RNAcentral holds the full RNA, with entries from ENA. Predicted 3D model of a 518-nucleotide part of an RNA (small-subunit ribosomal RNA, 5' domain) from an uncultured organism. Rfam family: Bacterial small subunit ribosomal RNA. Model confidence (mean pLDDT): 87 of 100.
[in-house]
Context: one part of a larger RNA
RNA sequence: GAAUAAACGCUGGCGGCAUGCUUAACACAUGCAAGUCGUACGAGAAAGUCUUCUUCGGAAGGCGAGUAAAGUGGCGAACGGGUGAGUAACACGUAAGAAUCUACCCUUUGGUCUGGGAUAACAUCGCGAAAGUGGUGCUAAUACCGGAUAAUAUCCACGGAUCAAAGAGGGCUUUGCCCUCACCAGAGGAGGAGCUUGCGCCCCAUUAGCUAGUUGGUGAGGUAAUGGCUCACCAAGGCUCCGAUGGGUAGCCGGCCUGAGAGGGUGUACGGCCACACUGGAACUGAGACACGGUCCAGACUCCUACGGGAGGCAGCAGUGGGGAAUAUUGGUCAAUGGGCGAAAGCCUGAACCAGCAAUGCCGUGUGGGUGAUGAAGCUUCUAGGAGUGUAAAACCCUUUUAUGAGGGAAGAACGAAAUGCGGUUAAUAUCUGUAUUUCUUGACGGUACCUCAUGAAUAAGCCCCGGCUAACUCCGUGCCAGCAGCCGCGGUAACACGGAGGGGGCAAGCGUUGUUC
Repeated sequence: GAAUAAACGCUGGCGGCAUGCUUAACACAUGCAAGUCGUACGAGAAAGUCUUCUUCGGAAGGCGAGUAAAGUGGCGAACGGGUGAGUAACACGUAAGAAUCUACCCUUUGGUCUGGGAUAACAUCGCGAAAGUGGUGCUAAUACCGGAUAAUAUCCACGGAUCAAAGAGGGCUUUGCCCUCACCAGAGGAGGAGCUUGCGCCCCAUUAGCUAGUUGGUGAGGUAAUGGCUCACCAAGGCUCCGAUGGGUAGCCGGCCUGAGAGGGUGUACGGCCACACUGGAACUGAGACACGGUCCAGACUCCUACGGGAGGCAGCAGUGGGGAAUAUUGGUCAAUGGGCGAAAGCCUGAACCAGCAAUGCCGUGUGGGUGAUGAAGCUUCUAGGAGUGUAAAACCCUUUUAUGAGGGAAGAACGAAAUGCGGUUAAUAUCUGUAUUUCUUGACGGUACCUCAUGAAUAAGCCCCGGCUAACUCCGUGCCAGCAGCCGCGGUAACACGGAGGGGGCAAGCGUUGUUC
């Protein structure tokens, strides 16, 4: 000098864009953060309101409504979001590789025939303080299970053997045909994931030897797949001063900072990968997890309890306590982008987009402009004449960014729905679908940005420094005191170095100090 996820002191007008627990991976009240599908399925309220009847208590029926809530089933919940504890490792980066899997999506080949028995919901009877749970009875499916069919799938001794499926909605010229979405078995693709290897990847030798599934082989098991991954047997190997083993520290990278570069430092935000989800362990389901808002076991902690037993996990978004020099709102909207589900309308989305707070940073902009005296006052200084502050002020003439008030007022909107025309499908002028036109509708931000008008210089300057390094000097006070100080050093009676004042220098909505890096 540059930089900073900064903090502290003094000060503080506005806007844009970024950034904001670096410490306790400490503990968490409360709310929200993952649902959706009735075009898979059975069942199905209530409030309210209308009508009729009424013994005036009410009853029945319609609408509400095949709605709500719950249940079976499907898909999603493995994404998105957070954190950096662990990890010195094929974790990451890069370049290769072969022994693999892949839901949804795309292309393509073929198929979806025929049967069956249950079970939740519900009803009823119990147990329990609760969480919850048991018995009996009824019922449906795209839930579950047979049979058939069977190749370009699998196995094979090459003869053969084995393996599947589900319907729903709509239309019509309705014992069928067609359309859409589903479903099953293959082949290919895309994207994703697992695995192996070369090279790169911090400090300590005041860590020198380490290793028994250890190193290799055969066989078996296991896996989607290779492999001591696991096991049995056999052999005695394997690594190491080119640093094994041990210890310490640390998520890695694209990048970022600095520097002429080489290099050094760093890994916050944004992007990629990894790891973790109270601590430790385990598997289940599934295409995918050994699963942050799933399950089980153990532990610590917190809460409820009728003492028998139960409930919980913010390193999601806000927020609280605590720690700390220190870090924000218990906000709005799904309008856009993206995601999940759905045929769609749509629903959900603390992802996201916005708003709020903070000079935390960067950038922009203002705090006025012109004229104005041999030069007011005040203050400072002095050789007492004068000099400085100083065109500075006042005064006069302007302007109105900003401010305040008033008026106008966006882009961000593409979708979606309906109608019509022309195509495709089809037996079809139904349906469905592609496209074009027209109409209607959708904005959290926000009456925001922006524009115009009115008012009036009106609302807006500080901080540090002035001995040398280093730009900038005098007076007073103090008297080795009080104090200053980055280094050299100042202060013991004229201190340009302490404190105040005047003046000056530097930067400026900031300026200094401290920490850290080059």